The prediction has a mean pLDDT of 82. The RNA shown here (small-subunit ribosomal RNA) has 1419 nucleotides and comes from a bacterium. The RNAcentral record of the sequence draws on ENA and SILVA.

RNA sequence: UAUUUAGAGGAUUUGAUCCUGGUCCAGGAUGAACGCUGGCGGCGUGGAUAAGGCAUGCAAGUCAUACGGAUCAGUUUGUGAUUACAUCAAUAACUGAUUAGUGGCGAACGAGUUAGUAACACCUUGGUACGUACCCCGAAGACGGAAAUAACCCAGCGAAAGCUGGGCUAAUAUCCGAUGGUCUCGCAAGAGUAAAUCUCGCAAGGGGCUUCGGGAGCGACCUAGGUCUGAUCAGCUAGUUGGUAGGGUAAUGGCCUACCAAGGCUACGACCAGUAGGGGGGCUGAGAGGCUGAUCCCCAACGACGUUACUGAGACACGGAACGUACACCUACGGGUGGCAGCAGUCGAGAAUAUUCGACAAUGGGCGAAAGCCUGAUCGAGCGACGCCGCGUGAAGGAUGAAGGUCUUCGGAUCGUAAACUUCUUUUCUAUAGGAAAAAGCCGCAAGGCUGAUUGUACUGUAGGAAUAAGGAGCUGCUAACCUCGUGCCAGCAGCCGCGGUAAUACGAGGGCUCCAAGCGUUAUCCGGAUUUAUUGGGCGUAAAGAGUGCGUAGGAGGACCGACACGUUUCUUGUUAAAUCCCAGAGCUCAACUUUGGGGCUGCAAGGAAUACGAUCGGACUAGAGUGUGCGAGAGGCUAAUAGAACUCACGGUGUAGGGGUGAAAUCCGUUGAUAUCGUGGGGAAUACCAAAGGCGAAGGCAUUUAGCUGGCGCAUUACUGACUCUAAAGCACGAAAGCGUGGGGAGCAAAAAGGAUUAGAUACCCUUGUAGUCCACGCCCUAAACGAUGUCUACUGGCUAUCUCGAGUAUCGACCCUCGGGGUGGCGAAGCUAACGCGUUAAGUAGACCGCCUGGGAAGUACGGCCGCAAGGCUAAAACUCAAAGGAAUAGACGGGGACUCGCACAAGCGGUGGAGCAUGAGGUUCAAUUCGACAGUAAGCGAGAAACCUUACCAGGGUUUGAAAGAAUAAUGAAAGCCGCCAGAAACGGUGGCCUUCUCUCAAGGACAUUAUUCCAGGUGCUGCAUGGUUGUCGUCAGCUCGUGUUUUGAAAUGUUCCCUUAAGUGGGGUAACGAGCGCAACCCUUAUCUGAUGUUACAAGUGUCAUCGGAAACUGCCCUCUGUUUGGGGGAGGAAGGCGGGGAUGACGUCAAAUCAGCAUGGCCCUUUGAUACCCUGGGCUACACUCGUGCUACAAUGGCCAUUACAAUGGGUUGCCAAGCCGCAAGGCGGAGCUAAUCCCAACAAAAAUGGCCCCAGUUCAGAUUGGAGGCUGAAACUCGCCUCCAUGAAGUCGGAAUCGCUAGUAAUCGCGGAUCAUCACGCCGCGGUGAAUACGUUCUCGAGUCCUGUACUCACCGCCAAAUAACUGUGUUUGGCAGCUUGUUUUACUAAGUAGUUAAAAUCCACUCCUCC
Repeated sequence: UAUUUAGAGGAUUUGAUCCUGGUCCAGGAUGAACGCUGGCGGCGUGGAUAAGGCAUGCAAGUCAUACGGAUCAGUUUGUGAUUACAUCAAUAACUGAUUAGUGGCGAACGAGUUAGUAACACCUUGGUACGUACCCCGAAGACGGAAAUAACCCAGCGAAAGCUGGGCUAAUAUCCGAUGGUCUCGCAAGAGUAAAUCUCGCAAGGGGCUUCGGGAGCGACCUAGGUCUGAUCAGCUAGUUGGUAGGGUAAUGGCCUACCAAGGCUACGACCAGUAGGGGGGCUGAGAGGCUGAUCCCCAACGACGUUACUGAGACACGGAACGUACACCUACGGGUGGCAGCAGUCGAGAAUAUUCGACAAUGGGCGAAAGCCUGAUCGAGCGACGCCGCGUGAAGGAUGAAGGUCUUCGGAUCGUAAACUUCUUUUCUAUAGGAAAAAGCCGCAAGGCUGAUUGUACUGUAGGAAUAAGGAGCUGCUAACCUCGUGCCAGCAGCCGCGGUAAUACGAGGGCUCCAAGCGUUAUCCGGAUUUAUUGGGCGUAAAGAGUGCGUAGGAGGACCGACACGUUUCUUGUUAAAUCCCAGAGCUCAACUUUGGGGCUGCAAGGAAUACGAUCGGACUAGAGUGUGCGAGAGGCUAAUAGAACUCACGGUGUAGGGGUGAAAUCCGUUGAUAUCGUGGGGAAUACCAAAGGCGAAGGCAUUUAGCUGGCGCAUUACUGACUCUAAAGCACGAAAGCGUGGGGAGCAAAAAGGAUUAGAUACCCUUGUAGUCCACGCCCUAAACGAUGUCUACUGGCUAUCUCGAGUAUCGACCCUCGGGGUGGCGAAGCUAACGCGUUAAGUAGACCGCCUGGGAAGUACGGCCGCAAGGCUAAAACUCAAAGGAAUAGACGGGGACUCGCACAAGCGGUGGAGCAUGAGGUUCAAUUCGACAGUAAGCGAGAAACCUUACCAGGGUUUGAAAGAAUAAUGAAAGCCGCCAGAAACGGUGGCCUUCUCUCAAGGACAUUAUUCCAGGUGCUGCAUGGUUGUCGUCAGCUCGUGUUUUGAAAUGUUCCCUUAAGUGGGGUAACGAGCGCAACCCUUAUCUGAUGUUACAAGUGUCAUCGGAAACUGCCCUCUGUUUGGGGGAGGAAGGCGGGGAUGACGUCAAAUCAGCAUGGCCCUUUGAUACCCUGGGCUACACUCGUGCUACAAUGGCCAUUACAAUGGGUUGCCAAGCCGCAAGGCGGAGCUAAUCCCAACAAAAAUGGCCCCAGUUCAGAUUGGAGGCUGAAACUCGCCUCCAUGAAGUCGGAAUCGCUAGUAAUCGCGGAUCAUCACGCCGCGGUGAAUACGUUCUCGAGUCCUGUACUCACCGCCAAAUAACUGUGUUUGGCAGCUUGUUUUACUAAGUAGUUAAAAUCCACUCCUCC
């Protein structure tokens, strides 16, 4: 100075959180395809796959003003014939038209395609050893001759294609000669080399020809830079690299040949392999980039595949030629022909891509002097919503908010001003009338005439009439938009997370809504989001990621000063960067898309000028980095040789006797052939106690008795020397624990493998007894480790405190220590800062710089294949298919732990009594049955719902019946009686039929009402389903002490704190301390009852009066008092007083929540289901719930002498009673009966004198005078009714059972145990349940263990929370591979040999079947 003005996130890992990290979505785009739908126009665009095969037509011809013929027409001529004229035939000349051939130019352009090509193919830049028809400019010239040949004629072959021989002829075809300049060669002299004419014109002139020079444009070649992936492609190259000479070319050049030299390329990626036409540009993106190369433009390459030359200015030639190959076609079988990747079209393959159209009117091209001819280039039309752009499908009014649909809480809401209806408009449409521009040219002296495919199109006028015109996708979240029904883990959906198992906004439908709109969705692909390859713009302690360590090459980076240069760098100018595209400002189509004008830009390259700060380079000089010297110092640094003591083991000898050893307990094992133990002597190998330490040294691995020798590194002091000598470090080299390998030694102890003994379901383990490699030494390999500080090396900077090792200085001291300071190590805690957090923090994970290594979701996998290394084991390097939506880090709250600490509970222990064995009762399972109704199932189901199943209950089964119903409400109508009572018939009854009595109330009748029946309509009914749709209620943890909140504070956050800690309590009870302060639900207290005293009242009790007692009140207990302990408080221990003492005993009371715990059958209730000829509703009779091989739970009675039986004698309390309790008395052996007093209850009754107990007697240890089941007989009671199926009494009968295996339950004081009594239910029926009193114990050391619970800490891969999670293996089935063997086909590369078409070179006089090469083919 110019340009530029822009960047959005979300879902998904978790119980929740933060982070890391992948996956998915929202946007834009396309030569698209598919699904549903479809009014119009404009402009574009359309074979992306099989460079697969092609029928048919057309796509390159033109020139008669180059040439000779031929044909036709006309004119003239005039011979002959005929003749009245007209006319006819031949000849000659002329004019015009046509054109097979010769000749010229074109055909090398235009059009198509992208197979090949990783290359000077393309792009950008610079260059020259070059060529050039047509075009332009300039100069010069065009003279004289000649021989052929096609056409044509004749003859012949062939099916055809086509060919052969003979003969005639022309030219702007060809040849010879002349001339020869500014041409070529040559130093020069000199030599060599050209041509064509045609036509119009009166003429001038015009077109063409030859040579040379120049130009323009085009082409050729060279050059620097750029141009995909793979190193699991690391070495490549003999014409290879260069030179000399020659050949060849338009021209340079190994382009080719001969000879000479041995070079050339490569880590800045050669060579090889894979993929691919390149560019302008296109899409996307904030940009940097990423992806791409359709249509348009430029370049290249190709033309069925391969090879080759000819012609020509130009080709190694798409619509030319030769040869080979494949394919296809014709054929008379002898032989021929062909090349749509030109335009249309066809087949094929494919998800998929158009008409066998019109015209040369315009633009352009070829030929021609021109007219003109040709032109599937082009201009146009057709087809396709393939894309972009534009328009329309009406506008205004219109509420009864119509009908209808949908939903509904039944009130209404919504579709909805939407429709209808009224008024208006006519883009579009239909009809009709007019009607372009695109035209410039050509002919003609002129006047004038002629030329439009598109097209009767665009456009304009008139008329008509809302008339002709709306769909697609979506509606759980991301993501705009919701209800109802159907379905029931089915059918289905799904981009991701995920929906669907009976109340699905997620499936299907309907209604409604949302978004786009002639389109809308889906699929595929690209960019974006993705800072998820990070230049802009990431990371590596624990998430993926620092190489095991050092040395060191290339490379990268580099201290301070001066000078030079101008390579990088900065700046200016110039050239170029084709046009189109892009941006800006305009213009033209009605607008837009589209087209067009001008400007800008195209971030690049090159040339020239300027500047010199920084970097580079060169030269000089410096000392702070680095190194050296000198003097001290510490050290398990390394190597070699020697050496010491303890322990162990072995051998021998002595003493000595029965065990030893080992374990959780044992056994194997050793020992009477003398072990273990103990003493002595000797041998052997390995390792070095104490010192010893968070200590020292080393690059790491690692290093420890002591001594000697050799040797590496480091620190401090000094500041003498060198003068940047430095840092890092691919490749490379060296070292590298343990185990392992090779060779040879050694071998005490230990000890893989192995053996035995144990343990165990098993135990190829853990434990024990043995024991071989190995461990040790020497030499050589291996090369890996959680080789870790999970932290690469170097440099600089940034508060500290403290400990320790080591060196020095200062002060001090006789000296040492201590102290202060400086340096180097090794640790701890921590400012700032960083971090996801944990944590790091001058030894950084802080702040910066330099270099290297490494990472990019999990699994497959550090695996396969390949390569390198290794003796082997193996190491290093290192993928993919496929599969998942996560994998992961840190921290948080819980839960859990065969983790820790503390505490509690009849939890264990200490005791007492039971259960489990027997019989019976009762409940449950199972089985059975027509039915054995249903529910409840670890604890927390099972004497539970049920506190009473003969009928009823009753829900179940069989049979019989009813259908507005057994019971309810409402409406209408009819009947006035109906109902009720009593009968009769049939029946098991219900029910049905039928008769009689009565004939109501208000009211005078009527009417109306009440009431009832019948009929009809709304409706009823359901113990049918869902407790996993619910309310309510309940169990359990658990009467455990916990569970939370507000505000504040801390943390990025989930969360934490409070509630943790210390003492204490039964208690989150209280106190202290404290970033917490307070509060709530729980605890406690308040309530009831019981124990003591007292006041009042007094039905009943009692003879009275009292007050045992009852009712209503009050007092009393609070660690209040004393002692003591702790830390002062709180509190603990002891004592006094007291009826009671530290919560006095008991009850009621059950926090937040847990178990989808229980109950739809107690009740209520959403939804679903059943109920018009018959029910899942209702009524009835009978049966069942009571069955019975078995199993379990809860109880009762026992097994006896602490007992049984008989007799006698005592002592309670709670309760209940009128459909009731029932006295006295009498009868019966008894159950009970008769009886009827009393009692609506402190009065009477149940009720007895309660039983156990006590006293006396008998029994004498037995299946009994135990026990009472079972059974027979006789009775009683309730009730319509005791058969299935009740209870009781009497007589008779007299089973199992002699204290109960493993296991298991209850209970801590008026408790356990034991004894009886009462009540509810109830006609009758109690071993159950709920209560009441009588008698009345034992034991608790203690908290190790079992179970349960609480608090704190801790680990976690669990959160459905340990009944969790999860590794490995395996069966069956399915799918796919792998290996080995056999067989077949196809493709490709390299090398060799043989043969060879065409062509080129050679040979030759010329050739050839000869020779060489290229190439092809075969083996």
Rfam family: Bacterial small subunit ribosomal RNA. Gene Ontology terms of the family: structural constituent of ribosome and ribosome.